A computed fold for a 1463-nucleotide RNA from an uncultured prokaryote, annotated as small-subunit ribosomal RNA. The prediction has a mean pLDDT of 83.
RNA sequence: AGAGUUUGAUCAUGGCUCAGAACGAACGCUGGCGGCAGGCCUAACACAUGCAAGUCGAGCGAUCCCUUCGGGGUUAGCGGCGGACGGGUGAGUAACGCGUGGGAAUAUACCCUUUGGUACGGAAUAGCCUUUGGAAACGGAGAGUAAUACCGUAUGUGCCCUUCGGGGGAAAGAUUUAUCGCCAAAGGAUUAGCCCGCGUUGGAUUAGGUAGUUGGUGGGGUAAUGGCCUACCAAGCCUACGAUCCAUAGCUGGUUUGAGAGGAUGAUCAGCCACACUGGGACUGAGACACGGCCCAGACUCCCGACGGGAGGCAGCAGUGUGGGGAAUCUUGGACAAUGGGGGCAACCCUGAUCCAGCCAUGCCGCGUGAGCGAUGAAGGCCUUAGGGUUGUAAAGCUCUUUCAGCUGGGAAGAUAAUGACGGUACCAGCAGAAGAAGCCCCGGCUAACUCCGUGCCAGCAGCCGCGGUAAUACGGAGGGGGCUAGCGUUGUUCGGAAUUACUGGGCGUAAAGCGCGCGUAGGCGGACUGGAAAGUUGGGGGUGAAAUCCCGGGGCUCAACCCCGGAACUGCCUCCGAUACUAGCAGUCUUGAGUUCGAGAGAGGUGAGUGGAAUUCCGAGUGUAGAGGUGAAAUUCGUAGAUAUUCGGAGGAACACCAGUGGCGAAGGCGGCUCACUGGCUCGAUACUGACGCUGAGGUGCGAAAGCGUGGGGAGCAAACAGGAUUAGAUACCCUGGUAGUCCACGCCGUAAACGAUGAAUGCCAGACGUCGGGUAGCAUGCUAUUCGGUGUCACACCUAACGGAUUAAGCAUUCCGCCUGGGGAGUACGGUCGCAAGAUUAAAACUCAAAGGAAUUGACGGGGGCCCGCACAAGCGGUGGAGCAUGUGGUUUAAUUCGAAGCAACGCGCAGAACCUUACCAACCCUUGACAGCCUGUGCGAUUUCCGGAGACGGAUUUCUUCAGUUCGGCUGGUUGGGUGACAGGUGCUGCAUGGCUGUCGUCAGCUCGUGUCGUGAGAUGUUGGGUUAAGUCCCGCAACGAGCGCAACCCACGCCCUUAGUUGCCAGCAUUCAGUUGGGCACUCUAGGGGGACCGCCGGUGAUAAGCCGGAGGAAGGUGUGGAUGACGUCAAGUCCUCAUGGCCCUUACGGGAUGGGCUACACACGUGCUACAAUGGUAGUGACAAUGGGUUAAUCCCCAAAAACUAUCUCAGUUCGGAUUGGUGCCUGCAACUCGGCACCAUGAAGUUGGAAUCGCUAGUAAUCGCGUAACAGCAUGACGCGGUGAAUACGUUCCCGGGCCUUGUACACACCGCCCGUCACACCAUGGGAGUUGGGUUUACCCGAAGACGGUGCGCCGACCUGGCAACAGGAGGCAGCCGGCCACGGUAAGUUCAGCGACUGGGGUGAAGUCGUAACAAGGUAGCCGUAGGGGAACCUGCGGCUGGAUCACCUCCUUU
Repeated sequence: AGAGUUUGAUCAUGGCUCAGAACGAACGCUGGCGGCAGGCCUAACACAUGCAAGUCGAGCGAUCCCUUCGGGGUUAGCGGCGGACGGGUGAGUAACGCGUGGGAAUAUACCCUUUGGUACGGAAUAGCCUUUGGAAACGGAGAGUAAUACCGUAUGUGCCCUUCGGGGGAAAGAUUUAUCGCCAAAGGAUUAGCCCGCGUUGGAUUAGGUAGUUGGUGGGGUAAUGGCCUACCAAGCCUACGAUCCAUAGCUGGUUUGAGAGGAUGAUCAGCCACACUGGGACUGAGACACGGCCCAGACUCCCGACGGGAGGCAGCAGUGUGGGGAAUCUUGGACAAUGGGGGCAACCCUGAUCCAGCCAUGCCGCGUGAGCGAUGAAGGCCUUAGGGUUGUAAAGCUCUUUCAGCUGGGAAGAUAAUGACGGUACCAGCAGAAGAAGCCCCGGCUAACUCCGUGCCAGCAGCCGCGGUAAUACGGAGGGGGCUAGCGUUGUUCGGAAUUACUGGGCGUAAAGCGCGCGUAGGCGGACUGGAAAGUUGGGGGUGAAAUCCCGGGGCUCAACCCCGGAACUGCCUCCGAUACUAGCAGUCUUGAGUUCGAGAGAGGUGAGUGGAAUUCCGAGUGUAGAGGUGAAAUUCGUAGAUAUUCGGAGGAACACCAGUGGCGAAGGCGGCUCACUGGCUCGAUACUGACGCUGAGGUGCGAAAGCGUGGGGAGCAAACAGGAUUAGAUACCCUGGUAGUCCACGCCGUAAACGAUGAAUGCCAGACGUCGGGUAGCAUGCUAUUCGGUGUCACACCUAACGGAUUAAGCAUUCCGCCUGGGGAGUACGGUCGCAAGAUUAAAACUCAAAGGAAUUGACGGGGGCCCGCACAAGCGGUGGAGCAUGUGGUUUAAUUCGAAGCAACGCGCAGAACCUUACCAACCCUUGACAGCCUGUGCGAUUUCCGGAGACGGAUUUCUUCAGUUCGGCUGGUUGGGUGACAGGUGCUGCAUGGCUGUCGUCAGCUCGUGUCGUGAGAUGUUGGGUUAAGUCCCGCAACGAGCGCAACCCACGCCCUUAGUUGCCAGCAUUCAGUUGGGCACUCUAGGGGGACCGCCGGUGAUAAGCCGGAGGAAGGUGUGGAUGACGUCAAGUCCUCAUGGCCCUUACGGGAUGGGCUACACACGUGCUACAAUGGUAGUGACAAUGGGUUAAUCCCCAAAAACUAUCUCAGUUCGGAUUGGUGCCUGCAACUCGGCACCAUGAAGUUGGAAUCGCUAGUAAUCGCGUAACAGCAUGACGCGGUGAAUACGUUCCCGGGCCUUGUACACACCGCCCGUCACACCAUGGGAGUUGGGUUUACCCGAAGACGGUGCGCCGACCUGGCAACAGGAGGCAGCCGGCCACGGUAAGUUCAGCGACUGGGGUGAAGUCGUAACAAGGUAGCCGUAGGGGAACCUGCGGCUGGAUCACCUCCUUU
């Protein structure tokens, strides 16, 4: 620090995913040791049991025990101090709760310092005793008793209150001393309470909240301020800088991640807060509204022997019958030895705080599982090209060591006298022996690491992309390898990567994203100069920022983790003193921003009123007739009741031709005949004035096309809906005929559009050129030039942009303000709110689902896009096919089998250049099993020949005769061959042409396909190869950021056509002989043969063209513009064809899917198709006459042999199903062959079918061609209408490229790239998933009103009771102050009733959505997608959709206009 993933490829956008770190974790596999840490994140669920807060006899009386009589001990009770600390938990709390920094109106037991005091009295009450109720818990009554318990009086410096006169108010003793206590006051320390600034989660689909509410006065209350409480008065207070409400949450130091800024988090440790079964309440006290205290209410649990009652609160430490919940979290341990806490004078007691131990790989850190040598590179495993490679120095073996664990012995510090739970622990020494100690994950890419086997879209894997359908480095196993290591993986969560919420640090023309447009409030920002002040800012000082943590430097455990010490830091807050540039604030000034004034100007700017002509329709009248109208073609429709046409007159509504222009005006929507009235804005010029008055603009408010809505008018044309006619498979459409809302007007709503420049507003700056609109200035040539301001356009530089493109009218460089975006779908949808009469608008989610969706550009392909060009492509012609019969191939059907393959062109007279057997692969029945064939080993033979039997034959059985293969170096040496045995193997026309080679078809003999270097582009790519001409041709020329080259084209090759030459046999014969005959002599001129040459090149002339390439015409020539025909087939396409020619991987069969043989089948036959033959006749048939060929074959050669037909001539037939036609059938023969039944060919006699020129449709052919005529050959025993060749006779037509088909080049559009046989939309049907509505129903939160009113404090009263003090009284006693019970009152928890509000669960039924295998119906979109598409709106329709109105280009094509450039 990046990587994978959208595409055929590219760039950019954008999401998803991965690599890192962390964890109180869990799960899977595995597990040696030690140190240090950590250990219920869930049910603030319920809790059995034990322990966790007591202590003091030096406060008191008393009981009991011991006694050495001195005393000591024990404890229930009274009394004191402590149970407000320590320990736990995070439910509540969005708050002065917490953090940080300040503040004033307070208290503070124990502790410290100081001052003073500690006098005199009194009445009770527990315990105890008696009695009594009760099961118990716990009480009741009576008698008597003590104190450091309680009360009174005195004193009171100081203290408190005060109306400044005065008033109030203390104490305790213990003890032999010493000493410890007690009271009051002041100060300190500590702790606690209160107030304030700032900071502290999400939601506006929560916008208004609040009556003690906000403030004041008096009073009360508190330790203390305060509506804290109360009475009265006022009507305030909080809120868009987010009140209130809802949801969530303890806060912090810190932790984690990150480069940082940030994000996430708040376990352990530490600070604060809150809570203690749930709710309420107070008491005591220095301190509590109290975890192990009290009272009440509620729920729950427990006890009862007595049902009457009673008891309880682990969120202390352990633990809980497997408590429960959960993926998940420990021992009912030891000790007070240390540190600390409570009590005590102390000894001491208590202490689940704490210190230790136990369990757990939960984490971090450390150590070990051995070290060295060791090649025959052992064995085994795995792979293999069979050679070898690898595991691998790894093992074995040899030589060493002993950390850890084990055993034995010694043995601490922690304690500065005593006291050690840990603990015989740490540590030290010794002993034995390599001995006791390695796993987990991964190996397609990302990402380090590869092979074999198994499986066969199955089983499975998967973080993303994706693997698996018979050769899987991706599944499972194995071998090998990589990584980490007592751990390793997986899952979950957080941060990172993610600049993917962007402060640092993103964007908005087309990818998501500029509000439809103005005005304007709050807010934000704001021109030039000066002064003073100092809020922001900045420098320095002070305080604070707890400790721990992080960082740095030291130190201690053998190291490390860990611990200790010191420093730095804690980026913050408060405060003091300086500075004054900038910003804000204050004061003053200025004119350039903005505005005002005056003078001119342009304009479809707006509103209202009036008015004009053309056209459509209708009405009336005239002329006039049979059609009109409409369309691709028609029909519906109108018309003899007189239409259409035409003329005149009239009515009415709507819209304004030409001018008209990327012309004008307006903020946008928008605005178009003419005139008038009213009115908004703009531009130019000029001088003066105001003096920043400005920009933007959340909310707000106004305007806002079309459609639509309401009321009332109007209604000519047009026209949703609707009706009819067409089209169509259908046609709820496109086309046609009609036609209603509507379109128009007035008033009122709606508030949306592709409301677009898909580009918010404002200001400044940054090359130009050329148009155009409005105004001004200057010059003169008086219609031009130059210049300036404002608008509106085009091209283009810098620059920007992913590219396209933008470019002074920015999408450039900057500033300010507003709006908006954050993957696609779900969805601009649901719910809620607001608005609306409604339609609906606006605001606006989630569950779920996918790994993409989308932009620009590139190369192709495609288009019912365009341009150019070619081809028997069409056209022009000739002849066919399609109809008949037959032949042949195919499909189908049939069959035991009808073997298999070929399937549009490019399968179908194709493989098959030839199925009676064979072929033959198929079927039936019958045989063989190392095999019909190959080679190896072993051993045995070997030849020739006769006859018979069984059998369909293969084959099986029997048998006669001669006596024994070949070569030979004579060696059972070699070779051949038959049958036997053996096992490795043979064999397979079995499968896969989608595993392959080879071969072939096809586009196409079309003119294309590429490369190197250079250049352009971020890149894919482009250029070259495009353009202007030309050609059969990417053929050539010219031009050009290209210059060259390769494979193709052409040429080179073969044949034919002309000539020459060489040669002259088997060929030829002009002349000379000769013959029946080129038969022979002779000759090689000619023909011919087969070798070699020549010849044709637009070479010559003329024209044309650019003077080129070329084209046109002509001459000459056998041939003229590639002369004709062949061979020759670029890069590639079709997973084209062939495993049944051959070869071959893999799979399959092995007494059979192999081999042999007989018979059958491939020849079937309701039918359909292809290719052919023969015909339908007179251009003919039949008969006769009658010539002329060339290939080719046969034996070795040109001898020789095999050979024509049509044509032509004569005769006849005379238009008929015929003297046409020959199918079919009967008969007789011939040929081939072992054999013609299934199933051959030919001949003759007889028979004599369909057929009278062929519907839609379709094929071939451009010259020696079509047509027509025959001939030959291959394979073959035989079989030809087929195939391949050969010659004879021998035409017609081509104006031309509009159209059909195919192809080439350029260009254009594209949502295609498996490439249009593409892609793709919606309904319906089925399955699953989440979700909205829903009569209702269940539960929770909360609000308001009312009822009830426990305990408690407060207030009142207080018959009764007490009564220490006071008065009277000798006393008894009486009266009183004071107090208690009780009663009453308001407050109030729980509870109840009613009404709302809110959240959630369920819910018959229902709505749409998403996802699914190759379901159904259509074909809406992408090309002009076949009616251009889309947006808004309205209506309609099974569905995509269709139609109307307005808008947009994000529409192809053609034409026109305007502008620009060049000449």

Rfam family: Bacterial small subunit ribosomal RNA. Its family is annotated with structural constituent of ribosome and ribosome in the Gene Ontology.